[in-house]
Context: one part of a larger RNA
RNA sequence: CCUACCAUUGGAUGGCUCGGUUCAAGUGCCGAUGAAGGGCGUGCCAAGCUGCGAUAAGCUCCGGGUAGACGCAAGGAAUCUAUGAUCCGGAGAUACCCUAAUGGGACAUCCUAACGCUUCGGCGUUUAUCCGUAAGGAUAGGGAACGCCCCGAAUUGAAACAUCUCAGUAGGGGCAGGAGAAGAAAUCAACCGAGAUGUCGUUAGUAACGGCGAGCGAACACGACAGAGCUCAAACCGAAUCCCGCAAGGGAGAUGUGGUGUCAGAAGCCCACCGUACGAUCCAGGAUGUGAAGCGGAAGUUGCCUGGAACGGCACACUGCAGAGGGUGAUAGUCCCGUACGCAGAAGCAGACUGGAUCAGGUGGUGUCUUGAGUAACGCGGGUUGGAAUUCUCGCGUGAAUUCGGGGGUCAUCAACCUCCAAAGCUAAAUACAACUUGAAACCGAUAGCGAAAUAGUAGCGUGAGCGAAAGCUGAAAAGUAACCCUGAAAAGGUGGUUAAAAGCGCCUGAAAUUGGUAGGAG
Numbered sequence: 001c002c003u004a005c006c007a008u009u010g011g012a013u014g015g016c017u018c019g020g021u022u023c024a025a026g027u028g029c030c031g032a033u034g035a036a037g038g039g040c041g042u043g044c045c046a047a048g049c050u051g052c053g054a055u056a057a058g059c060u061c062c063g064g065g066u067a068g069a070c071g072c073a074a075g076g077a078a079u080c081u082a083u084g085a086u087c088c089g090g091a092g093a094u095a096c097c098c099u100a101a102u103g104g105g106a107c108a109u110c111c112u113a114a115c116g117c118u119u120c121g122g123c124g125u126u127u128a129u130c131c132g133u134a135a136g137g138a139u140a141g142g143g144a145a146c147g148c149c150c151c152g153a154a155u156u157g158a159a160a161c162a163u164c165u166c167a168g169u170a171g172g173g174g175c176a177g178g179a180g181a182a183g184a185a186a187u188c189a190a191c192c193g194a195g196a197u198g199u200c201g202u203u204a205g206u207a208a209c210g211g212c213g214a215g216c217g218a219a220c221a222c223g224a225c226a227g228a229g230c231u232c233a234a235a236c237c238g239a240a241u242c243c244c245g246c247a248a249g250g251g252a253g254a255u256g257u258g259g260u261g262u263c264a265g266a267a268g269c270c271c272a273c274c275g276u277a278c279g280a281u282c283c284a285g286g287a288u289g290u291g292a293a294g295c296g297g298a299a300g301u302u303g304c305c306u307g308g309a310a311c312g313g314c315a316c317a318c319u320g321c322a323g324a325g326g327g328u329g330a331u332a333g334u335c336c337c338g339u340a341c342g343c344a345g346a347a348g349c350a351g352a353c354u355g356g357a358u359c360a361g362g363u364g365g366u367g368u369c370u371u372g373a374g375u376a377a378c379g380c381g382g383g384u385u386g387g388a389a390u391u392c393u394c395g396c397g398u399g400a401a402u403u404c405g406g407g408g409g410u411c412a413u414c415a416a417c418c419u420c421c422a423a424a425g426c427u428a429a430a431u432a433c434a435a436c437u438u439g440a441a442a443c444c445g446a447u448a449g450c451g452a453a454a455u456a457g458u459a460g461c462g463u464g465a466g467c468g469a470a471a472g473c474u475g476a477a478a479a480g481u482a483a484c485c486c487u488g489a490a491a492a493g494g495u496g497g498u499u500a501a502a503a504g505c506g507c508c509u510g511a512a513a514u515u516g517g518u519a520g521g522a523g
Base pairs, nucleotide, nucleotide: 001521002520003519004518005517006516007515014508015473016472019444020443021441022440023439024438025437026436028433029142030141037098038097039096040053041052042051044076045075048072049071059092060091061090062089063088064087068080069079103112104111105110113126114125115124116123117122127140128139129138130137131136146177147175148174149173150172151171157164161211187194188193198225199224200223201222209215229426230425231424232372236259237258240257241252242251243250244249264403266371267370268369269367270365271364272363273362274361279359280358281357282356283355284354285353288350289349290348294343295342296341300316301332302315303314304313305312317334318333319323325337326336327335377398378397379396380395381394382393383392405421406420407419408418409417460467461466480507484494485493
C1' cells in the first nucleotide's frame, strides 16, 4: 500500500407524529362593576411551564359522572374519597401591585395624603372632559384582519425624462362595529319602459381617457343572491308636554315642550262627510323546538399452529341503519374507546297561541297658507375622474325661483317631449374578515410543515428600533443491570442478571466522509 473482517466517529435513510398548513361551517366585541397586557406572589419538598390571587394548582352552590385522586412530573412523605372525592359543564365568591389608571406624586409594578364612618380589625370617598337645574349619567383604553374618513410617497414603466404611470398603492392620522359603508330617486332610460342600496356573473378590456405614448378604463341593459321601508323641518293647533320627588313642592319649556304632517298622478294644511274592520309595534304568559357537561348502543376473546406477546395462519361461528377512526405485547367488524341509530337536558335563544297597551283609514271641496338659501345656478382657478366643452369636489366671486314653480335627459342655447322633486335625518338582509369554536384534506412529515411538534418570540445578539435559533423517537412493560471480582479518589471495566432483543437513558433504524484493530498478500 491492497483485500477482507471487526469496531469507532457521525446522524443520513426508512418508519412514526400530542405539531403545522389550507379550506369550510359556526361564532364575533372587551373596558371605571377597572379591560387587554404585565409585575410579584401562591405547592410539604418547587427552578421552569400551567393554574390560581393574601380565601392564592384553590372557596361556595346547581347539574353530570364513578372509583380512584393529589396539573406538566416519573420520587419521598402526608392527605382526600361510596356522607360520592378527583374530573366535566353552568352560576357565583375572592381577585395583591402596575397598567385608560382615575386622591397627589413618581416612574413600570413604588412613595405619600385629606375627609367620612368604625364593633378600632378596618372600610369608603376624593381623576379629567362633556351633558344635566339637580340627583346623576356618558366618554377615556384595548382588539387578528375586515370598514369609513383625512393626509399621502418613491423605487418602477414609459426601454432616457418632465405630463403620465406605479397609485389614491405603501406609509401616517382619526373613528366605528360584529360587521362597516351605502340606501328609499331633483335616479336611469329613450318615446318602450324600469323603480332604494349592496354583492356576484355579464356587459368589457367595450364606450371613454391618454407626451392619443406607455398605459388606463366605467355605465345602462340582462342573469342571480337578498329584499323593507320610514322619520323630521314647515304650514295648522298652542302648554294639551317633559324631568326630580311617596307627597308637598321644585324645575325645563312661547328663541315653542307636545299634537298634526311628510308628498310629485303634486301632496300636506284648511273645510265637509263616512269609518275603527283587517292590520302594525311593544309588553306579559306560554305548548313546543333548539340547547352545556352527558347516557344507551349489535356480534368470538371458540379450537389448533407459530411466536416473548395473536390483532397473523388454518378451521368453525356471529353481527351490521354500526366493515368511519383510534387503542390494545404483530395486521381486530364481533377485546376496549367509539361508529350507525336513538335518549335526556340547566341557563340562554326561537316561539304556535292567549291576554293587555299604543298606533293606524277613506272620499269630496277650496286657494288667502306650507313644502329645507348664501342653497341651486353661473364665472375664474386647483384637485380628482373613464367622464370626453359634457365626472365629482374645493377656494374666491356673482347669486335665483316658489307650483303659471324647480332639477335632469353626456358640447352650448332655444322649443317640444320624457322624467324626477335637491339644498334635513334613520334603516335589517344578501357583502368583507378570520381572532375564537368545530370539522375536513389526491397538503407537510422534524434542514419539511408556522420562526416555534420540547420552558419559543424562549436562549442568545444589539445603546436602541429590532434581529432571532438549535433541540422529537429505550422497551410490550422500567423489568432502568441484584450480588460478586479487579483497579481506583471516582467514573469506568469484568463476570453475572433483566429482556424476544441490550434496545442500557443524547437509548428505533444507524448510510457516507473519519479513525483504530485483526488476518492475509505485496514492497

Large-subunit ribosomal RNA, domain I from Methanoregula sp., 523 nucleotides, folded computationally. The full RNA is in RNAcentral, with records from ENA. The prediction has a mean pLDDT of 83. It matches the Rfam family "Archaeal large subunit ribosomal RNA". The literature on the family includes a 2001 paper in Science by Yusupov et al., "Crystal structure of the ribosome at 5.5 A resolution".